[in-house]
Context: one part of a larger RNA
RNA sequence: ACGAACGUUGGCGGCGUGGAUUAGGCAUGCAAGUCGAGGGAAUUCCCGCAAGGGAGGAACCGGCGUAAGGGGCAGUAAUGUAUAGGUACCUACCCUGGAGUUCGGCAUAGCCAUCAGAGAUGGUGGGUAAUACCGGAUGAUGUCGUGAGACCAAAGAUUUAUCGCUUUGGGAGGGGCCUAUAUGAUAUUAGCUUGUUGGCGGGGUAACGGCCCACCAAGGCUAAGAUGUCUAGCGGGUGUGAGAGCACGACCCGCGCCACUCGCACUGAGACACUGGCGAGACACCUACGGGUGGCUGCAGUCGAGGAUCUUCGGCAAUGAGCGCAAGCUUGACCGAGCGACGCCGCGUGCGCGAUGAAGGCCUCCGGGUUGUAAAGCGCUUUAGGGGGGGAGAAAAGCCGAAAGGUGUGAUCUAUCCCCAAAAUAAGCACGGGCUAAGUUCGUGCCAGCAGCCGCGGUAAGACGAACCGUGCGAACGUUGUUC
Numbered sequence: 001a002c003g004a005a006c007g008u009u010g011g012c013g014g015c016g017u018g019g020a021u022u023a024g025g026c027a028u029g030c031a032a033g034u035c036g037a038g039g040g041a042a043u044u045c046c047c048g049c050a051a052g053g054g055a056g057g058a059a060c061c062g063g064c065g066u067a068a069g070g071g072g073c074a075g076u077a078a079u080g081u082a083u084a085g086g087u088a089c090c091u092a093c094c095c096u097g098g099a100g101u102u103c104g105g106c107a108u109a110g111c112c113a114u115c116a117g118a119g120a121u122g123g124u125g126g127g128u129a130a131u132a133c134c135g136g137a138u139g140a141u142g143u144c145g146u147g148a149g150a151c152c153a154a155a156g157a158u159u160u161a162u163c164g165c166u167u168u169g170g171g172a173g174g175g176g177c178c179u180a181u182a183u184g185a186u187a188u189u190a191g192c193u194u195g196u197u198g199g200c201g202g203g204g205u206a207a208c209g210g211c212c213c214a215c216c217a218a219g220g221c222u223a224a225g226a227u228g229u230c231u232a233g234c235g236g237g238u239g240u241g242a243g244a245g246c247a248c249g250a251c252c253c254g255c256g257c258c259a260c261u262c263g264c265a266c267u268g269a270g271a272c273a274c275u276g277g278c279g280a281g282a283c284a285c286c287u288a289c290g291g292g293u294g295g296c297u298g299c300a301g302u303c304g305a306g307g308a309u310c311u312u313c314g315g316c317a318a319u320g321a322g323c324g325c326a327a328g329c330u331u332g333a334c335c336g337a338g339c340g341a342c343g344c345c346g347c348g349u350g351c352g353c354g355a356u357g358a359a360g361g362c363c364u365c366c367g368g369g370u371u372g373u374a375a376a377g378c379g380c381u382u383u384a385g386g387g388g389g390g391g392a393g394a395a396a397a398g399c400c401g402a403a404a405g406g407u408g409u410g411a412u413c414u415a416u417c418c419c420c421a422a423a424a425u426a427a428g429c430a431c432g433g434g435c436u437a438a439g440u441u442c443g444u445g446c447c448a449g450c451a452g453c454c455g456c457g458g459u460a461a462g463a464c465g466a467a468c469c470g471u472g473c474g475a476a477c478g479u480u481g482u483u484c
Stems, first nucleotide, its partner, number of pairs: 001482002004480005011347006017340002024303003028300003033064003038061002044055004071258003080183008089175003094171008102136004111126006142151003156163003184230003191221003196218004201213003233255004237248004260281005283294004311337001313336003319333001320331004350380004360371004384425001386420005393413002398407003428473005433454003439468005449456002
């Protein structure tokens, strides 16, 4: 010094921090939605005799998001990280500049009917919409090409003022890839390598490249440690130390990797995708035995293992994120509260006076000494805690309005102030042979025991046990573990 644990003890607050072990298995709830100003609409409600009008709107299609945020450190000794450079590249949303936004069409889900099935779900037929999908036109400052030239787009909506759509240039921010240097142990691992090393030509990619392929050459790495094995996420930093160094990498921030295990691609600006898909495997669950379903290393919680690590809490009020013109909705991110002396810091457990130095305890040379102004007693105060009351702030947005202005939102916390009562509710732990601050008596008798080291104990033990007294620290004090 610690993400600590254990023992004894325990008043309050602030700020932090809390599954380090089994990347073991998980019941339950929540953790990613949103848009009706893209679409058609079931159903419901209101007015109405009806026709019709209005409100709200499940599921479905469509758009954006779900690649962020959140968790963990298994793997990884270099496909990583850090620092310094580079460019054969890409970039949704955002900012900024230019140009355009034309004419048509086919389907399909939802829906209706029907069939199969225990269910999950699926089949067949009919019919419908779009900012879904497809075709034509136009077409450059775009792409390709030496050039001539060739090629490529769009979508509308409504409250009529906006929001969009297509294409292209620039920017910002983000990313991909490449290079150099640095970044563990081990030689009781000395040789390793055949897409291996290079070339030519292709394929593939956003892009370079044996990344992949055909052919050709026989190279490439290595004692400055290749290859193998063991260990390990890396850095900013943290601890210690005068420094050099040594040890570590919890919380927070940046990067990387992982998401039951292994593999694979699809969609997309971006993934080979934690709460998407497919295949295989292990495990668990449902089953009418035909077949299906699942993935907490999200927040809580549970079992197990362990010396050991919390609530199945509140709120979107703030900050941020997604969607939306907006109002707003969602958000176990986040903000808060709860539990734990786990850590650091602060405060309190009273203050003043009070000697016949009371009683009791302990010691005694029996005179006394000490506990000790300590208590009692008298006076004072009321912090913290308890009860009651006030109270700025964390709140700006947003909405209404032409403006002035008005209106308006707190889950939770609370600075601070006032009142009430009474010393009232609040002290322990370890040690006392030396190191090391602090000693006496009794008990025990190499026993019982102590112990970090030296060592104590065998009848006068300052070292064991108890008592009194003292010393240290104090809501803590000791012990154990680990690092310097």